[in-house]
RNA sequence: GAGAUGAAAUGGCAAACCCAUCGUGAGGUGGGGACGCAAAGCCACAGGUCCAGUAAAGCGUACACUGGAUGGCUGGGAUACCAAG
Numbered sequence: 001g002a003g004a005u006g007a008a009a010u011g012g013c014a015a016a017c018c019c020a021u022c023g024u025g026a027g028g029u030g031g032g033g034a035c036g037c038a039a040a041g042c043c044a045c046a047g048g049u050c051c052a053g054u055a056a057a058g059c060g061u062a063c064a065c066u067g068g069a070u071g072g073c074u075g076g077g078a079u080a081c082c083a084a085g
Base pairs, nucleotide, nucleotide: 005083006082012037013036017032018031019030020029021028022027035072042077043076045075046074047073048070049069050068051067052066053065054064
């Protein structure tokens, strides 16, 4: 110095659940709370999952179309602290 590695230390994040609040919804945000996490920090680019809407002469409908949610589902991208072996 590196990383396909993760001993130690310092520090970080925060699932379920509860309260408040925003949203038709999936879910988001704030507070409490810790199951876990070495990128559980950032980006919806690809796939997955989920929600709402649309609909063929009437009604209904997805594996279709449109818009959205999820980075704590996977892959990818650009970055980053510590450093025993």
c-di-GMP-I riboswitch aptamer from an Anaerolineales bacterium, 85 nucleotides, folded computationally.
NCBI's taxonomy places the organism under Bacteria, Bacillati, Chloroflexota, Anaerolineae, Anaerolineales.
Its mean pLDDT, the model's own confidence on a scale to 100, is 83.
Its Rfam family is "c-di-GMP-I riboswitch aptamer". About the family: GEMM was predicted in a large-scale screen for bacterial structured RNA regulatory elements.